[in-house]
């Protein structure tokens, strides 16, 4: 310098343009002498900006960060 890829709760991970999933974790309750296990419930997420669209995590453009390859 060029080409390509990725970014989603605290962590990891799904999602044909149509309610954002699941697991672990956190909090509250039940169970228990206590803790753990188990059960029930709750909070918590689309990297940023613009565009297309009735509707965007998804498509387009630009940017940020990280990564792979070539030279």
């Nucleotide at each position: 310098u060029g080409u390509c890829c990725a970014a989603u709760g605290g962590u990891a991970u799904a999602u044909c343009g149509g309610u954002a999933u699941u697991a672990c974790g956190u909090c509250a309750g039940a169970u228990u002498u206590u803790g753990g296990u188990u059960c029930u419930g709750a909070a918590a997420a689309g990297c940023c900006a613009a565009g297309u669209u009735c509707g965007a995590c998804u498509c387009u453009u630009g940017g940020u960060u990280g990564g792979a390859c070539a030279a």